A computed fold for a 474-nucleotide part of an RNA from an uncultured bacterium, annotated as small-subunit ribosomal RNA, 3' major domain. Its mean pLDDT, the model's own confidence on a scale to 100, is 82.
Context: one part of a larger RNA
RNA sequence: UGACGGGGGCCCGCACAAGCGGAGGAACAUGUGGUUUAAUUCGAUGAUACGCGAGGAACCUUACCCGGGCUCGAACGGCAGGGGAAUCGGUCAGAGAUGGCCGAGUCUUCGGACUCCUGUCGAGGUGCUGCAUGGUUGUCGUCAGCUCGUGCCGUGAGGUGUCGGCUCAAGUGCCAUAACGAGCGCAACCCUUGUCACUAGUUGCCAUCAGGUGAAGCUGGGCACUCCGGGGGCACUGCCCGCGCAAGCGGCGAGGAAGGCGGGGAUGACGUCAAAUCAGCACGGCCCUUACGUCCGGGGCGACACACGUGCUACAAUGGCGCGCACAGAGGGGGGCCACGCGGCGACGCGGAGCGGAUCCCGAAAGCGCGUCUCAGUCCGGAUCGGAGUCUGCAACCCGACUCCGUGAAGCUGGAAUCGCUAGUAAUCGCGCAUCAGCCAUGGCGCGGUGAAUACGUUCCCGGGCCUUGUACA
Numbered sequence: 001u002g003a004c005g006g007g008g009g010c011c012c013g014c015a016c017a018a019g020c021g022g023a024g025g026a027a028c029a030u031g032u033g034g035u036u037u038a039a040u041u042c043g044a045u046g047a048u049a050c051g052c053g054a055g056g057a058a059c060c061u062u063a064c065c066c067g068g069g070c071u072c073g074a075a076c077g078g079c080a081g082g083g084g085a086a087u088c089g090g091u092c093a094g095a096g097a098u099g100g101c102c103g104a105g106u107c108u109u110c111g112g113a114c115u116c117c118u119g120u121c122g123a124g125g126u127g128c129u130g131c132a133u134g135g136u137u138g139u140c141g142u143c144a145g146c147u148c149g150u151g152c153c154g155u156g157a158g159g160u161g162u163c164g165g166c167u168c169a170a171g172u173g174c175c176a177u178a179a180c181g182a183g184c185g186c187a188a189c190c191c192u193u194g195u196c197a198c199u200a201g202u203u204g205c206c207a208u209c210a211g212g213u214g215a216a217g218c219u220g221g222g223c224a225c226u227c228c229g230g231g232g233g234c235a236c237u238g239c240c241c242g243c244g245c246a247a248g249c250g251g252c253g254a255g256g257a258a259g260g261c262g263g264g265g266a267u268g269a270c271g272u273c274a275a276a277u278c279a280g281c282a283c284g285g286c287c288c289u290u291a292c293g294u295c296c297g298g299g300g301c302g303a304c305a306c307a308c309g310u311g312c313u314a315c316a317a318u319g320g321c322g323c324g325c326a327c328a329g330a331g332g333g334g335g336g337c338c339a340c341g342c343g344g345c346g347a348c349g350c351g352g353a354g355c356g357g358a359u360c361c362c363g364a365a366a367g368c369g370c371g372u373c374u375c376a377g378u379c380c381g382g383a384u385c386g387g388a389g390u391c392u393g394c395a396a397c398c399c400g401a402c403u404c405c406g407u408g409a410a411g412c413u414g415g416a417a418u419c420g421c422u423a424g425u426a427a428u429c430g431c432g433c434a435u436c437a438g439c440c441a442u443g444g445c446g447c448g449g450u451g452a453a454u455a456c457g458u459u460c461c462c463g464g465g466c467c468u469u470g471u472a473c474a
C1' cells in the first nucleotide's frame, strides 16, 4: 500500500422486511450428470455451466461409430505438357460413392475465357495446447470508481490531491483545504415513447357537399380531425413559499401533456477471475500425411434403473363446454402470403381473385351476453396406447409435425429449502418474427390486450461503495 475480520461508523441495491405469483410434489418437453453403447461427436461446470454454443440433428448438417471406396486427392493456387468448347442425355453393375458402354454437342468480340487429363510444387486436419496468443465474450457492475502532470510531505515503499462537513442516482455538486489542475469513467450529446404547432396527403373522415347500397369511404370531392413521415418547440428547480453560507432539500404551490434524471433503450472506466472460446474466425508451437485427410451407404448425436436444472400443462366453478357479439400492436410475404368458392367431420385437397404490399393476406385471445355442468378423479386433467389419415420431403422404421375416432394415466396446491417482481411493473391473455422443405418451439427474440398488492423500516441474511481500526496474509 492492499486484502481480510463472527471490528466500528456512514450509505446503497427486490438484499431483508411488507406484498403478489412461482418453482421444489405429478405428467410431459428440453438441457445436464450418470449409466449404457460399435458410437451415444465436442465444448460450457458455484455465483458467471445445465431451453448454454444449437436463431431448426430424419439424409445433409456431423465433427462420432460400422462398412465400402480414393491418394495431387472432394475444394483452391502456381508451373509444365497433352487433349477437347464448356456441357447434356441414355444405359448397365453397385447400397451408394464409383466404374463400364453408347449417343448428342464442338466457345470467342480474336484481346482472351472456361474445362478435363497427366506430372509436379503448394494442400488438407472440427487432431493437441484458451497455461503460448489475437479477436470477441461473461462476471464483479451502470457499481462509482480508476489514474495522471506539476507542486508539497516522507531516507524510502508511498502519501497528498481522491481527506473533512453538507448534498446527489453519481469522485454529482457546494463549502472547507498544500495543494492546483487534468484524463478515463458519471452526466449530457444518440435512439425510442409521452405533448404541441408547422410541413406533406392514393391511410383516415359524412367532419362539410353530392351520388350510391342489402350493407360498406363504396364513388366524386376535401386535408378539418385521426394517422403516417420530415424538420422543430417544450422541462431549466425557470417561477412562488419555507430551510440553508452555498450546493441543494421540502411544499408540489402555480402553470403544464409531462416535472425535479418524465418512462424505456443503446452506452460497461482502470482492472479481477492464468474465467470462456484453438469447434466461428485468425494465429505460434507440437502431431497425422494411401491417413488423425477425403467421398459414400447405414447407424448414432433421440439409448434409460436413476439424479439435478430450466420450462410447459394441470390438479378445476374467479372454472370446463356450447352458441352469439366486440376491440390491438409489431412484424413477415413471390419456388411467397393467400381472400373467396367447392370437396372433406378434420388435418388438408382442388380451383381461384388480390398483394413485391399504410391498399391484399389480417375475424386476436382473455373479454361481454345467453345456456349447460353442481363438487365428482368429474362434461376437471390430458399423459399413454390402439386404429385410420393429412402434409413436407428422394426418403418419416430407428427419428417429423398435424388431423379424426377410441383409450383415458398421474395429479385434489406440493417437505426441507428456494426464485422473480416496486407500475402499465407482477400476474394473466393472445399475436408476430428469426432459423426453416418440414419440424420435435412448451425454447429464443419482439408485440400489444386486461391489469393489481405492498414497501413501517434498515436490527438481521446476501452483494457492494466511502472513512476508520486491528492483523499471524501478500
Stems, first nucleotide, its partner, number of pairs: 001474002003471003007468007015458002019421004026313001028311006034304002042053002064299007076122008087104007107112001124288002127286003133282002135277003138273001140271001145184006151160003164175003190265004195233002198230002201227001204223001209220003236259001239253001240251004302440001315414001319373007332361002336355002340351004380411001385406007427450007